[in-house]
A computed fold for a 478-nucleotide part of an RNA from Iris pallida, annotated as small-subunit ribosomal RNA, 5' domain. Model confidence (mean pLDDT): 82 of 100. It matches the Rfam family "Bacterial small subunit ribosomal RNA".
Context: one part of a larger RNA
RNA sequence: GGAUGGAUGCUGGCGGCAUGCUUAACACAUACAAAUCGGACGGGAAGUGGUGUUUCCAGUGGCGGACGGGUGAGUAACGCGUAAGAACCUGCCCUUGGGAGGGAAACAACAACUAGAAAUGGUUGCUAAUACCCCGUAGGCUGAGGAGCAAAAGACGGAAUCCGCCCAAGGAGGGGCUCGCGUCUGAUUAGCCCGUUGGUGAGACAAUAGCUUACCAAGGCUAUGAUCAGUAGCUGGUCCGAGAAGAUGAUCAUCCACACUGGGACUGAGACACGGCCCAGACUCCUACGGGAGGCAGCAGUGGGGAAUUUUCCUCAAUGUGCGAAAGCCUGACGGAAGCAAUACCGCAUGGAGGUAGAAGGCCCACGGGUCAUGAACUUUUUUUCUCAGAGAAGAAAGAAUAACGGUAUCUGAGGAAUAAGCAUCGGCUAACUCUGUGCCAGCAGCCGCGGUAAGACAGAGGAUGCAAGCGUUAUCC
Numbered sequence: 001g002g003a004u005g006g007a008u009g010c011u012g013g014c015g016g017c018a019u020g021c022u023u024a025a026c027a028c029a030u031a032c033a034a035a036u037c038g039g040a041c042g043g044g045a046a047g048u049g050g051u052g053u054u055u056c057c058a059g060u061g062g063c064g065g066a067c068g069g070g071u072g073a074g075u076a077a078c079g080c081g082u083a084a085g086a087a088c089c090u091g092c093c094c095u096u097g098g099g100a101g102g103g104a105a106a107c108a109a110c111a112a113c114u115a116g117a118a119a120u121g122g123u124u125g126c127u128a129a130u131a132c133c134c135c136g137u138a139g140g141c142u143g144a145g146g147a148g149c150a151a152a153a154g155a156c157g158g159a160a161u162c163c164g165c166c167c168a169a170g171g172a173g174g175g176g177c178u179c180g181c182g183u184c185u186g187a188u189u190a191g192c193c194c195g196u197u198g199g200u201g202a203g204a205c206a207a208u209a210g211c212u213u214a215c216c217a218a219g220g221c222u223a224u225g226a227u228c229a230g231u232a233g234c235u236g237g238u239c240c241g242a243g244a245a246g247a248u249g250a251u252c253a254u255c256c257a258c259a260c261u262g263g264g265a266c267u268g269a270g271a272c273a274c275g276g277c278c279c280a281g282a283c284u285c286c287u288a289c290g291g292g293a294g295g296c297a298g299c300a301g302u303g304g305g306g307a308a309u310u311u312u313c314c315u316c317a318a319u320g321u322g323c324g325a326a327a328g329c330c331u332g333a334c335g336g337a338a339g340c341a342a343u344a345c346c347g348c349a350u351g352g353a354g355g356u357a358g359a360a361g362g363c364c365c366a367c368g369g370g371u372c373a374u375g376a377a378c379u380u381u382u383u384u385u386c387u388c389a390g391a392g393a394a395g396a397a398a399g400a401a402u403a404a405c406g407g408u409a410u411c412u413g414a415g416g417a418a419u420a421a422g423c424a425u426c427g428g429c430u431a432a433c434u435c436u437g438u439g440c441c442a443g444c445a446g447c448c449g450c451g452g453u454a455a456g457a458c459a460g461a462g463g464a465u466g467c468a469a470g471c472g473u474u475a476u477c478c
Base pairs, nucleotide, nucleotide: 001478002477003476004475006474007473008472009471010470013348014347015346016345018343019341020340021305026303027302028301030300032298036062037061040060041059043057044056045055046054070258071257072256079183080182081181082180084178085177088175089174090173093171094170095169096168097167098166099165101135102134103133110125111124112123113122114121115120140149141148142147154163184230185229186228191221192220193219196218197217198216199215200214201213202212203211233255235253236252237248238247239246260281261280262279263278264277283294284293285292286291311338319333320331322329323328351381352380353379354378361372362371363370364369386415387414388413389412390411391410395405422467423466424465425464426463427448428447429446433462434461435460436459437458443450444449
């Protein structure tokens, strides 16, 4: 000198744009953040004088809750980055070729009875389906062959169509696995490993493999640093630097890991699952003491910690998910938008021109004057901003309708210089000097140093210099 997710002191007009718990992965009151489908199904309710029609709903069923959102605790690792590979899986989507025959039994809801304070149940009975099961069929699978094994569902509609269902092949996108190279510090850590290293058989898996297991062999890694210990999410990037390097990993994007702590599986195309389940633990809450409920590292918000970090806001109008045939519903996702904060960057303003009697006043003084200083007053002028009034968007794709932001941005008119300047420094480094007070005191200080009676270094004043809605200080990096 540059930089910051900064903090702090004094000060503070506006707009645009970005950013905002770096500390306790500490504990959390309250509301919301994942629903949807009645065009899969039986039923119930509302409404109607009745039929028809309509609307809503607990339950069965389907798809989605594995995405989106948060955090960085763990991890020195095929975790990440980059370049390759073979023994794999893939719901929805796209393309292609086939198919959907026949039958059966239940379980919720519901009704009755009943246990419990509650959470939650129990027994008996009834019932539907795109729920479940059996038989038959198969250009698929297994197998050298003989042979063996596996499927389906309908709905709306007047109908056609369309939307679904099953099998097989291919694709796209996604995911699992293997491997070369790269990836912090310590030797005051030198030896480490027993499923360890390899083989055979078996099991398991979507798949390879000590992944697991029985037997056999005795191997494998290491001074090119194994093992151990410490620290740490990785990267694209960001900061600095002429570069080489060095530092860093907030926001944005990719990958990984985690979801009170530890463990486990279930379902499923996909999880060993943040707002699912089970077990154990700590903590909090309810209880009729028998037993139960919970998980903000989602968005707001609270306490606590801290130098320090915002609203318990508006809307689904747009973009993008999920469900649905659609209308639509849900969406604290959202670069759709408001609020708070000079936290950063950028832009604009606080007026312009004229004006010497060089005014009053302050300060200095050789008392002659000098300076603040064309600065003010005064004359004239403008209205960026500001206040008031009027008009008023784009963002909506898609003919109509649909805008949270928002009567916002913007435009027009009126008014009046009106509403708007501070902070630090002035001995040298380093741009900028005098007076008064103080008297090694009070104090200053980044380094050198200053102050003991004429202090350009302390304090005040006048003046000056630098930057400017900021200016200083402090912390950290280069």
The source organism's lineage runs through Eukaryota, Tracheophyta, Liliopsida, Iridoideae and Iris.